[in-house]
RNA sequence: AUGUUAUCAAGAAAGGCGGAGGGAAUAGACCUGUUGAUGCCUUAGCAACCCUUUACCCUGAAUUUGUUUCGGGGCUACAAGAAGGUGCUACAUUCUACCACAUUUUAAUGUGGAUAGAUAACAA
Numbered sequence: 001a002u003g004u005u006a007u008c009a010a011g012a013a014a015g016g017c018g019g020a021g022g023g024a025a026u027a028g029a030c031c032u033g034u035u036g037a038u039g040c041c042u043u044a045g046c047a048a049c050c051c052u053u054u055a056c057c058c059u060g061a062a063u064u065u066g067u068u069u070c071g072g073g074g075c076u077a078c079a080a081g082a083a084g085g086u087g088c089u090a091c092a093u094u095c096u097a098c099c100a101c102a103u104u105u106u107a108a109u110g111u112g113g114a115u116a117g118a119u120a121a122c123a124a
Base pairs, nucleotide, nucleotide: 002123003122004121005120006119007118008117013043014042015041016040017039021032022031023030026097027096028095029094044089045088046087049085050084051081052080053079054077055076056074057073058072059071060070061069062068063066093116098113099112100111101110102109103108
């Protein structure tokens, strides 16, 4: 770098270094930044994808047939947890762009989807 699946309006910042742009790319809009952003480092935190447990459901085997034992699975739960592997800690993935539908002031608004992107798990 590629593929599959899931999620993406919630949540969570201080210090140090540094010194001009930054919010992925293009365009437009809207924000943000010398009251020091983006970035890097340290610490702290958030979350719960991987993970652990409980309850429930499905299911295999054994069996002394019992409110039994040992396993497997869940694309069930506004359940509990957080040691470790990632991730994240301005703004909805900041918003729009393409398609369909609805409304309507005919150019907009709303809803759904697609594309692109981000993150995780898995695969070759």